Overview: Predicted 3D model of a 73-nucleotide RNA (transfer RNA) from a Minisyncoccia bacterium. Lineage of the source: Bacteria > Bacillati > Minisyncoccota > Minisyncoccia. The prediction has a mean pLDDT of 82. Rfam family: tRNA. Rfam links the family to the GO term triplet codon-amino acid adaptor activity. Rfam classes the family as a transfer RNA. RNAcentral holds the sequence, with entries from ENA.
Order: sequence, then C1' cells, then structure tokens
RNA sequence: GCGCAUGUAGCUCAGUUGGUAGAGCGUCUCGUUGACGUCGAGAAGGUCUCGGGUUCAAGUCCUGACAUGCGCA
Repeated sequence: GCGCAUGUAGCUCAGUUGGUAGAGCGUCUCGUUGACGUCGAGAAGGUCUCGGGUUCAAGUCCUGACAUGCGCA
C1' cells in the first nucleotide's frame, strides 16, 4: 500500500424483514444479616466510533474517514 472483519452501557455481547435500544456481569439504593457475603426488590448509566446520503422513519441500507484485529505484498 491492497483486501476482509469488527466498532452498541464501566466490561463481555445480543439487536430478526429499517419502525420507541436490550441481556449478563459490575455500580448505587432498599430489604434480609450482629457485620460482610449470598439472596430478593428497584434504580442509575447510551450523541449506537465520527461525517455525509437514502427514507415518513436508520444501530440496521449506501458512502467517506478514524480506530482495532487478521491476511497479502
């Protein structure tokens, strides 16, 4: 330099045919306990990597860039 894959919550990842963004772990609060843990209940936390386009509507489709990984040279 070229090709391919990936980019979504603090972390690991789902997200179907484009139609109001989710789970587990973690964090916080309450209950339980002498206390911690476990367990139960609840809550907070997202410009979906960035820009542009298509569409009534985009995490999803198209396009450019960036980052990471793999392959080729």